The RNA shown here (transfer RNA) has 71 nucleotides and comes from Picochlorum sp. SENEW3.
């Protein structure tokens, strides 16, 4: 330099056009003599910009970042 794949809460993953969910984490409460475990409630997210569309996390383009391969 070229090609391919990936980018979603703090972390690991779903969702692949119609208000983004699960686990874990964290806050608060319950339980307990205390802690852990358990139960309940809450918090927190689509890499950036542009395009298509009535509507974009999803499709297209560019950029940025990461991984793999070739040279």
């Nucleotide at each position: 330099g070229c090609g391919c794949c990936c980018g979603u809460g703090g972390u690991g993953c779903a969702u692949u056009g119609g208000u983004a969910g699960c686990a874990u984490g964290c806050c608060u409460g319950c339980c307990u003599u205390c802690c852990a475990a358990g139960c309940a409630u809450g918090c927190g997210g689509a890499c950036u910009g542009g395009g298509u569309u009535c509507g974009a996390u999803u499709c297209c383009c560019a950029g940025c970042g990461g991984g793999c391969g070739c040279a």
Record summary
Rfam family: tRNA. It is annotated as a transfer RNA. Rfam links the family to the GO term triplet codon-amino acid adaptor activity. The coordinates come from a structure-prediction model, not an experiment, and the mean pLDDT is 82.